[in-house]
RNA sequence: UCACUGGAGAGAGGCGCGUUCGCAAGGCGCGUCCACCGAAGGGGCAAGCGCGCGGGGCGACUCGAAACCACGGGCGCAAAUCUCUCAGGUAAAGCGGACAGCGA
Numbered sequence: 001u002c003a004c005u006g007g008a009g010a011g012a013g014g015c016g017c018g019u020u021c022g023c024a025a026g027g028c029g030c031g032u033c034c035a036c037c038g039a040a041g042g043g044g045c046a047a048g049c050g051c052g053c054g055g056g057g058c059g060a061c062u063c064g065a066a067a068c069c070a071c072g073g074g075c076g077c078a079a080a081u082c083u084c085u086c087a088g089g090u091a092a093a094g095c096g097g098a099c100a101g102c103g104a
Stems, first nucleotide, its partner, number of pairs: 001104002004101003011034001013033008035090003041086001042084003048077004053064004
C1' cells in the first nucleotide's frame, strides 16, 4: 500500500422552500435556527532537545525562568484515543469511520 473482517458517539429536533399527477399526510432534497458528538481530515499544548539570555565556576561544565533585579525575562522543533469543534457527523438502512485482526 492492497484485499477481507470488526469498528463507537450524538435531535426520527423546530421553521421555511422545493419535489413526489392535484390537495393533505408521509418520504426525499436544500436552506436556516437551536441542541449535541468526536474515531475522516484539520488546529492547539508537555517533557525533552537546540539557540538566546541570566547566575555560579580558573576551566571542563553546571544551574534555569528562579535566584537576583529598576524593568523586561524568551524563540524554534516537539505526541496522543488529551484538547478545540473549523470541517464532518447525530432513528434504522446505506455511506464514512480513528484504530485493530488475518493475509499478501